[in-house]
């Protein structure tokens, strides 16, 4: 000293939360010792029991009890009993002093109660000290006691005797008190002090050891108290008025004293927004905690003051009380009782119950300190000093120290032959002994009293020495002995915040101070290991301060975050121009008094240290007094003109009020013209109209508002103000003088004004128009739209008093850099203009601001005054008060709840916002699909199983490029359990193989036959077997992953470095002007460059050249049935290398650029066509079943084997296809032209055979040679003639063929027969822009067999694109935003359940 938390990110505002310190604490876990301190915060609740205030015989009468002495009786005696106040002493009693201190508590009290400072000329003070004076004489009682009674008791009555330092009377009176008079002197007033004269009044006590002690009066002191006053000392204004003894006076009473303290009379005052009164709360202070301080909070322990003593009241006694352990009365409660009546007061110390989260012993001693009494000894003292209990706090000590690596073992973790950690930790060696246990010794606290001895003396006494006394305590402490021996926990470990891993759990259990963790890999839950922090404690809870500048005096704000009153006038108050004099209140300085001690701070000292304690110092920021200073502020006086105002002049305006006038429009009425509609809307309908509307013309009436001018304009305090004109009234600016002389600014309350709407009464009523009605719209439509329509809108009077009453910006004054426009005036004047004053605007400098922005009209820099704010919601609500006729206004909370709510700006995404631009996106076309039958995939259903996955686009002829068994993962049944394959090591063996037979569905089991190779003889190869090591899983998680893939999208984008701008997120670059298929290129520019993408480089295709000619080709020559052969390689072709195209050339456009348009040449022209190639990223997209892989799961099974079945099911729904519905066609005959491929367990020619699928035989070919192989559409000829057909071929039957161990479930093909639906397909929808669509066939992969699918190949070969408004998708710029999981967003209300 800060940190976390609002956002995708940012800055700000703002609340919430945390880290610190503290406590009379409590709770949880734990606990070795000591010192010092603390310990009912709650029920001022109730209390059993004991104790807490007595003492004096040196005041008195006495003598019950005790002891001694004396006497008597009994007894040998000890002794017992009786008598005796003679002595020690003493219960009760009279008397004195003390019980008013000490101790407790905080109920009450908001007060002169407390604190502080003063005053009393208005007072008292026992005991103590000092001074002065005095004590003569007399008297009568009452207790106790004795006698007699009453009562259960408490207690009490009567009679009688008696003492005193008890009581009374007389005398004396320096002084005292009172009354009257004189003198001196002092004070702030009343008045006081001193002195003097006269009169009146008032005292006493004894005891004695003779030393003394006590008594009375007066004065003084000290101490303690009483009273009064200034200042200070809680909350609420949703408490605004309070007050009759109230305020004052005169007179009296009372008191120690002043006083309405009390009383009679008189007056009508007194207090209050500087907060009276009322209500609520509370003892106050020194101080304590916290804080840098200012401040905030607190009032336990200790000290001072106050108040109280069961509750309320009252007085008595006394120096002192209205009296805690006194009295009386009343009340409540408890107890006793013989029912008649009595007793009591722990807020003293212990203790009990109760309350409560919670707070101790019915202890010891008067040894010390202090108190009461006493001459003293002494007695009393729950004050006090000690001990006990409690980790309640503070402080100190210990639980060992040094060495010790095989870095042991265990535990835990890991990338696991091994490593890390626990950890020098332990073991082990050496050492020490605080503490503990045992033993021995053992304090200080104690100073003195009486007495004794000595000394001094003022003879009272004092000093020195000696001298009894210790509760705590055999404690503290010291010494000796023993032995590491007796001693560590608690909390935390996601961030804040120091400290990390494993297992378990699976939005469960739980955690949590805030943010937040937990839904199968949780450093956040629980456990463990480890670590961190503190430590005899550690955590939690509660409370206070801090952080919080988050109430801001120090030290905040108010345009948009919470916050400027709607506006003006103005009261109180606050603040106030220049010069000068005076005063000295504020202010400053010196001095004096006070500010108790303790505490805190500093220094020193005492307990071994510390806590604790002692001594000293400074301080206590304050108050009072006094003496000065006089700059500033204030008071008083004088002067001034700059602030303010007045007069004068010429101006300005939609400023206000009252009246008069005007035209246009609208509506209505009358008349006229005129005929079928009008009106209204997105489209309509309601409505109006043949009884004549709308439209048009004329005339008339009514009410309201004033087009153009008109503006970015003017005026007004604001609200607001607009036709023209008259009157009345107000204002502002300007100009040049004159006058007043600070007259000013602001303004709580107050008063006034105050849009629209609303209210009351009375008018008026054209238009418009809440409510209302109808028509539409709609799922509904109590709305938006339409037709009507009442309050109201207008006027007068009166209320109301609010608005986004906004510049969301209070008023006034001063200062601060420029540019520009405009209104009014002055100046100047030329239709110029650069001057000046006052308004209204725009843009900028500095500065300010979170930013947006503001910027002389400040949101800048200052000054004064007012108003207002303090997280969001609840709520401008409730209650109260007040105003109002009402509606309602003003003032204005709390409970509860959330961790945010918010401002500005940024980047995205989004918009039924805008601009620009692309794409078979639409449009223009061609052909489909959606209807039929079939094929295939999917859903659904079914099933023992119909294995699994893929599911909008981006699943659905997809994984699968080929399920009869196998595949196969699924189901049923049977059997196996270290078992398959592979690798490696070791061992034995040489049939474990194979053939055959039997059982079985097979797997498998049994039997039988047969039984290796090489060799250097060591062994090796091979084969299975046995053993060891490494099992296996198409089980789960694609949301743990790698890899691969789809999609946006072959869309033109996505970024970086440096620089610059911004507080920052970010921006710039990448935007802009053009252009492109393209962030392609050019130009511009605070940017300059670069990367991934685009393009190019690669493959293929189109042209040519060149090289090479076999299995290819054949122009020329020869030959043939045939490029068959010779020959040739020119051509085709093949496959190597090259060329070619680059906007290169020309014209035009364009900025002379990029580029665009047109043209030439060319096989090809502006990317020539096609392919491969897919940026940063998005969809937790797909795949754990291709593969790989973490974690989890199964292990006689979720693994492995095998038979059979299933994946082929079938009411149905969808996708993708095939074949059609026919004549641009079907069928038949015969003729022609490809490309690209494949082939040895293969392609298979030719020939034979079968109607055919095919079969038999088999030339050739590992293929530019041979084969598959026939291309088909097409062309030609013929036929069919519009029909469910010579279209269409499903389905079915029969008979076959082929593959295969095997075609039943469940293959393809052939022949014959059968001949279904279907005659061009609803809504809606798909593909395609050229060698494309459409159409025709061919081949291949997979494959034993099994394509209408898929992947390729060539043949024939179109139509259309005006264009970008619309649909979909995308790019870019801009704008809005309360979205950011990003519009499939966010969010509001109602209802239901809880």
């Nucleotide at each position: 000293a800060g940190a976390g938390u609002u956002u995708g990110a940012u800055c700000c505002u703002g609340g919430c939360u945390c880290a610190g310190g503290a406590u009379g604490a409590a709770c949880g876990c734990u606990a070795g010792c000591g010192g010092c301190a603390g310990g009912c915060c709650u029920a001022a609740c109730a209390c059993a029991u004991g104790c807490a205030a007595g003492u004096c015989g040196a005041g008195g009468g006495g003598c019950a009890g005790c002891g001694c002495g004396g006497g008597g009786u009994a007894g040998c005696a000890a002794u017992a009993c009786c008598c005796u106040g003679g002595c020690g002493g003493c219960g009760a009693c009279c008397g004195g002093c003390g019980g008013a201190c000490g101790g407790g508590u905080g109920c009450g009290u908001a007060a002169c109660g407390c604190g502080u400072a003063u005053g009393c000329a208005a007072c008292c003070u026992g005991c103590c000290u000092c001074g002065g004076a005095c004590a003569g004489g007399g008297g009568g009682a009452c207790a106790a006691g004795c006698c007699a009674g009453g009562g259960a008791a408490a207690c009490u009555u009567g009679g009688u005797c008696u003492a005193a330092u008890a009581c009374c009377c007389c005398a004396u009176a320096u002084u005292g008190u009172c009354g009257c008079g004189g003198a001196u002197u002092c004070g702030c007033a009343u008045g006081g002090a001193u002195u003097u004269g006269c009169g009146a009044c008032g005292a006493a006590a004894g005891c004695u050891u003779c030393g003394g002690u006590g008594g009375u009066c007066c004065g003084a002191g000290a101490u303690g108290g009483g009273c009064a006053u200034g200042c200070g000392u809680g909350g609420c204004a949703u408490u605004a008025g309070a007050u009759a003894g109230u305020u004052g006076g005169c007179g009296g009473g009372g008191c120690g004293a002043c006083g309405g303290c009390c009383c009679a009379c008189c007056a009508a005052g007194u207090c209050g927004a500087c907060g009276a009164u009322g209500c609520c709360u509370a003892g106050g202070g020194g101080a304590g905690c916290u804080g840098a301080g200012a401040g905030g909070c607190u009032a336990a322990u200790c000290c001072c003051c106050c108040a109280c003593a069961c509750u309320g009241g009252u007085a008595c006694u006394g120096a002192g009380a209205c009296a805690c352990g006194g009295a009386c009365c009343a009340g409540a409660c408890u107890c006793c009782u013989a029912c008649g009546g009595g007793a009591g007061g722990c807020a003293g110390c212990a203790g009990u119950g109760a309350g409560g989260a919670a707070u101790a012993u019915u202890g010891g001693u008067c040894a010390a300190u202090g108190g009461a009494c006493g001459g003293a000894a002494g007695u009393c003292u729950g004050a006090a000093c000690c001990a006990g209990c409690c980790a309640u706090g503070c402080c100190g000590c210990g639980u060992g120290a040094a060495g010790g690596a095989a870095g042991a073992a265990u535990g835990c973790c890991c990338u696991a032959u091994g490593g890390g950690u626990u950890g020098u930790a332990a073991a082990c060696u050496u050492c020490u002994u605080u503490u503990g246990c045992c033993g021995c010794a053992g304090a200080g606290u104690a100073a003195u009293a009486a007495g004794u001895g000595g000394g001094a003396u003022g003879c009272g006494u004092c000093c020195c020495a000696u001298g009894a006394u210790g509760a705590g305590a055999g404690u503290a402490u010291g010494c000796g002995g023993c032995g590491a021996a007796u001693a560590a926990g608690c909390a935390u470990c996601g961030g804040c915040u120091a400290a990390c891993u494993c297992c378990g759990u699976g939005c469960c259990a739980g955690c949590a101070g805030c943010c937040g963790c937990g839904g199968u890999a949780a450093u956040a839950c629980g456990g463990a290991g480890g670590a961190u922090g503190c430590a005899a404690g550690c955590g939690u809870u509660a409370u206070c301060c801090g952080g919080a500048u988050u109430u801001a005096u120090u030290g905040g704000g108010u345009u948009u975050a919470a916050a400027g009153g709607g506006u003006g006038c103005g009261u109180a108050g606050g603040c106030g121009g220049a010069c000068u004099g005076u005063u000295a209140a504020g202010u400053c300085a010196g001095c004096g008094g006070u500010g108790a001690a303790a505490u805190a701070c500093c220094a020193c000292g005492g307990c071994u240290c510390a806590a604790c304690c002692g001594u000293g110092g400074g301080g206590c920021c304050g108050c009072c007094g006094u003496u000065g200073a006089u700059a500033c502020u204030g008071g008083c006086g004088g002067u001034c003109u700059g602030g303010a105002g007045u007069a004068c002049g010429a101006u300005c305006g939609g400023c206000g009020c009252c009246g008069g006038c005007g035209g246009a429009a609208u509506g209505u009425g009358u008349c006229a013209u005129g005929u079928a509609g009008c009106g209204g809307u997105g489209a309509a309908a309601u409505g109006c109209a043949u009884a004549g509307a709308u439209a048009u013309g004329a005339c008339a009436c009514a009410g309201a508002a004033c087009a153009c001018c008109g503006a970015u304009c003017g005026c007004g305090a604001a609200g607001g103000c607009a036709g023209c004109u008259g009157g009345c009234g107000a204002g502002a600016g300007c100009g040049a003088u004159a006058c007043u002389g600070a007259c000013g600014c602001u303004g709580a309350g107050g008063c006034a004004c105050g849009a629209a709407g609303g209210u009351g009464c009375g008018g008026g009523g054209a238009u418009c128009a809440a409510a209302c009605a109808g028509g539409a719209u709609u799922a509904g439509a109590u709305a938006c739209c339409c037709u009507g329509g009442u309050a109201g809108u207008c006027c007068g009077c009166a209320c109301a008093g609010u608005a986004a009453a906004c510049g969301a910006u209070g008023a006034u004054g001063a200062c601060u850099u420029g540019u520009u426009g405009u209104c009014g005036g002055c100046g100047a004047u030329a239709g110029a203009c650069g001057g000046u004053c006052g308004g209204c605007g725009a843009c900028a400098a500095a500065g300010c601001g979170a930013a947006a922005g503001c910027g002389a009209u400040a949101a800048g820099u200052c000054a004064u005054c007012c108003a207002c704010c303090u997280g969001g919601g609840g709520a401008g609500u409730a209650c109260g008060a007040u105003c109002g006729c009402a509606a309602g206004g003003u003032u204005g909370a709390a409970a509860c709840u959330c961790a945010a709510a918010g401002g500005a700006a940024u980047u995205g995404a989004c918009g039924g916002g805008g601009g620009c631009c692309c794409g078979c996106a639409c449009a223009a076309g061609c052909g489909g699909a959606g209807g039929a039958g079939c094929a295939u995939g999917u859903g659904g259903u079914u099933u023992a199983a119909u294995u699994c996955g893929a599911u909008g686009a981006u699943a659905c002829g997809c994984g699968a490029g080929g399920a009869a068994c196998c595949u196969u993962a699924c189901c049923c049944a049977g059997a196996c359990u270290c078992a398959a394959a592979u690798g490696u090591c070791g061992g034995a063996c040489g049939a474990c193989a194979g053939g055959c037979c039997c059982a079985g569905a097979g797997a498998u089991g049994g039997g039988u036959c047969c039984u290796u190779c090489c060799u250097u003889c060591g062994g090796g190869a091979c084969g299975g077997c046995c053993g060891g090591c490494a099992a296996g899983g198409u089980g789960c998680u694609g949301c743990a992953u790698g890899g691969u893939u789809g999609u946006c999208g072959u869309c033109a984008g996505c970024u970086c470095g440096u620089g610059u701008c911004g507080u920052g997120a970010g921006a710039u670059g990448u935007u802009g002007g053009g252009u492109u298929a393209a962030g392609u290129c050019c130009c511009g520019c605070a940017a300059c460059g670069a990367g991934c993408g685009c393009a190019a480089c690669c493959c293929u295709u189109a042209u040519c050249u060149u090289c090479a000619g076999u299995a290819g080709c054949c122009a020329u020559c020869a030959u043939u049935a045939a490029g068959u052969u010779g020959g040739g390689c020119a051509c085709u072709c093949u496959g190597g290398a090259g060329a070619g195209a680059c906007u290169g050339c020309c014209g035009g456009g364009g900025a002379u650029a990029a580029c665009c348009c047109g043209g030439a040449g060319g096989a090809a022209g502006g990317u020539g066509g096609g392919g491969a190639u897919g940026a940063c990223g998005u969809c937790a997209a797909a795949u754990c079943a291709u593969c790989a892989u973490g974690c989890c799961c199964c292990u006689u099974a979720u693994g492995g084997c095998c038979u059979g079945g299933g994946c082929u099911a079938c009411a149905c729904a969808c996708g993708u296809g095939c074949u059609a519905c026919a004549a641009u066609g079907g069928c038949g005959u015969a003729a022609a032209c490809a490309a690209a491929g494949a082939g040895a367990a293969g392609c298979g020619a030719a020939c034979c055979u079968g109607u055919g699928a095919g079969g038999g035989u088999g030339g050739g070919c590992a293929a530019a040679u041979c084969u598959c192989a026939a291309a088909a559409a097409u062309a030609a000829c013929g036929u069919c003639u519009c029909a469910g057909u010579u279209c269409g071929g499903a389905c079915u039957g029969u008979a076959g063929c082929c593959u295969g161990c095997a075609a039943c479930c469940c293959g393809a093909c052939u022949a014959c027969a059968c001949g279904a639906a279907g005659c061009u397909g609803g809504a809606a929808u798909c593909g395609c822009u050229a060698g494309u669509a459409a159409u025709c066939g061919c081949a291949g992969a997979u494959c034993a067999g099994a394509a209408u699918g898929c992947u390729g190949c060539g043949g024939u070969g179109a139509a259309u694109a005006c264009g970008u408004u619309c649909c979909c998708g995308g790019g870019u710029c801009u704008u809005g935003c309360a979205c950011a999981c990003a519009c499939c967003g966010c969010c509001c209300g109602u209802c239901a359940a809880g």
Molecule: small-subunit ribosomal RNA
Organism: uncultured bacterium